[in-house]
Context: one part of a larger RNA
């Protein structure tokens, strides 16, 4: 390296937009660069390879021929690709006219629980547990009622329901704003796919500076269990959990399954939409689900949302440990983070 994988064996980048680069509908016409075919040169000799020949044979020598990945140049073919010039609408976009969601971001409001605090009304416990205590309480708790103040977080609708590229997104309106569908085919014409580097986005912890701070809780301090118990279980709590700028850039970032596009039996449920009969059916488009045919797979299984049947492009993998470590380097305020060996061992 070829070959051959990437759902679970070792392997799909956390998503996205894109540059360069690879690939690329459907038709004329030129052209002849790629392809293809003829000729001419060259492609030194040794070597290799065939057949001889000499040295007893072999190595070795000789001699003759074949062949050498190409390369030059020229005469043609034009089917595919290529380039140039034209056209076309089915891929892709605009536009119109609906629909449709927890899609994003700013703002106002709302009511339940909780917590404290104040007053009220009350009297000995209350909390906690497997049982216990620590803990709270006659300085008047717990339960109860009014009043008020803070924060964080939206029961019930809620759904193998919806939306978002992924993270992710749930109280009600407001404002702005982005998609995605359908129908109907007006307009553009190949404007497209992917995508090394790039950019941008990206949960939770974490940092940085300033609010904030009920409830809950790393550390932490006590009380139990315990041989012990630096734990599970209880009383307490500090950082965090909230907000706003701004870093970090990482998860079992998961569908353990990269993107696009076409083909490939059929049942069933559902959410959007459309446009019929008609009075609960049938058909279609786009999503979410179950179950199966072919087929696929070691199997489990997938199976028009593919893990089948093919294209096109990008990321990856090559025994187990050593190790996602050292070293270098680039980023980070640090914590880290990306990049990423080898000795050795089995």
């Nucleotide at each position: 390296u070829u070959g051959g994988g990437u759902u679970u064996a070792a392997a799909g980048g956390g998503u996205g937009c894109g540059u360069a680069g690879g690939c690329g509908g459907u038709u004329u016409a030129a052209u002849a660069a790629g392809u293809c075919a003829g000729u001419g040169g060259u492609g030194a000799a040794a070597u290799c390879c065939u057949c001889c020949a000499g040295c007893u044979u072999a190595a070795c020598u000789g001699g003759a021929g074949a062949a050498c990945a190409g390369c030059c140049a020229u005469u043609g073919a034009u089917a595919c690709u290529g380039u140039u010039a034209g056209a076309c609408u089915u891929g892709a976009g605009u536009a119109u006219u609906g629909u449709u969601g927890a899609g994003g971001u700013a703002g106002g409001c709302g009511g339940a629980a909780u917590u404290u605090a104040u007053g009220g009304a009350g009297u000995a416990g209350c909390g906690g547990u497997g049982a216990a205590a620590u803990g709270c309480a006659u300085a008047g708790a717990u339960a109860c009622c009014a009043u008020a103040a803070a924060g964080a977080a939206c029961a019930c609708c809620g759904a193998u329901a919806g939306c978002g590229a992924a993270g992710g997104c749930a109280g009600c309106u407001u404002a702005c704003u982005a998609g995605a569908c359908a129908a109907a085919g007006a307009c553009u014409g190949a404007c497209g796919c992917u995508g090394a580097g790039g950019c941008a986005c990206g949960a939770a912890a974490g940092c940085g500076u300033g609010g904030g701070g009920a409830g809950c809780g790393a550390a932490c301090g006590g009380g139990a269990u315990u041989a012990g118990a630096u734990a599970c279980c209880c009383c307490g709590g500090u950082a965090g959990u909230c907000c706003a700028c701004g870093c970090c850039g990482u998860a079992a970032a998961c569908g353990a399954u990269g993107a696009u596009u076409a083909c490939u039996c059929g049942a069933u449920g559902u959410a959007u939409g459309c446009g019929a009969u008609a009075g609960a059916u049938a058909g279609u488009a786009u999503g979410c689900g179950u179950c199966c045919a072919a087929g696929c797979g070691a199997a489990a299984g997938c199976g028009u949302u593919a893990a089948g049947u093919a294209a096109u492009c990008c990321a990856c993998c090559u025994g187990g440990g050593g190790a996602g470590u050292a070293c270098g380097c680039u980023g980070g305020c640090a914590a880290c983070a990306g990049u990423g060996a080898a000795a050795c061992u089995c």

Predicted 3D model of a 346-nucleotide part of an RNA (small-subunit ribosomal RNA, central domain) from Lottia scabra. It matches the Rfam family "Bacterial small subunit ribosomal RNA". Rfam links the family to the GO terms structural constituent of ribosome and ribosome. Model confidence (mean pLDDT): 88 of 100. The full RNA is in RNAcentral, with records from SILVA.